The prediction has a mean pLDDT of 87.
A computed fold for an 89-nucleotide RNA from a Gammaproteobacteria bacterium, annotated as c-di-GMP-I-GGC riboswitch aptamer.
The model forms 95% of the base pairs in the Rfam consensus.
Rfam family: c-di-GMP-I-GGC riboswitch aptamer. Gene Ontology term of the family: cyclic-di-GMP binding.
NCBI's taxonomy places the organism under Bacteria, Pseudomonadati, Pseudomonadota, Gammaproteobacteria.

[in-house]
RNA sequence: ACUGAAAACGGCAAACCCAUCGAAAGGUGGGGACGCAAAGCUUCCGGUCUAAGGGCGCAGGCGCGCCUAGGACAGCGGGGUUGCCAGUG
Numbered sequence: 001a002c003u004g005a006a007a008a009c010g011g012c013a014a015a016c017c018c019a020u021c022g023a024a025a026g027g028u029g030g031g032g033a034c035g036c037a038a039a040g041c042u043u044c045c046g047g048u049c050u051a052a053g054g055g056c057g058c059a060g061g062c063g064c065g066c067c068u069a070g071g072a073c074a075g076c077g078g079g080g081u082u083g084c085c086a087g088u089g
Base pairs, nucleotide, nucleotide: 001088002087003086004085011036012035016031017030018029019028020027021026034075040081041080042079044078045077046076047073048072049071053068054067055066056065057064058063
């Protein structure tokens, strides 16, 4: 540097439940394991989700619809970066 999870030491933690933050997507803590060889970290690129705020239209009893990310997802893919073990060079 590349390949891999067969072995060994281990690691992480989906759905769901409880609490909590948030307008929401979703986050955090605890429980819990579907899975993961980077399911460690990082929004640089693409993608997906939400629409508070802003804009447009309708309506004209506090409303409805549409657009929009500076919000979110690293367990959607790519990139960057760090790393255990084994094998090969």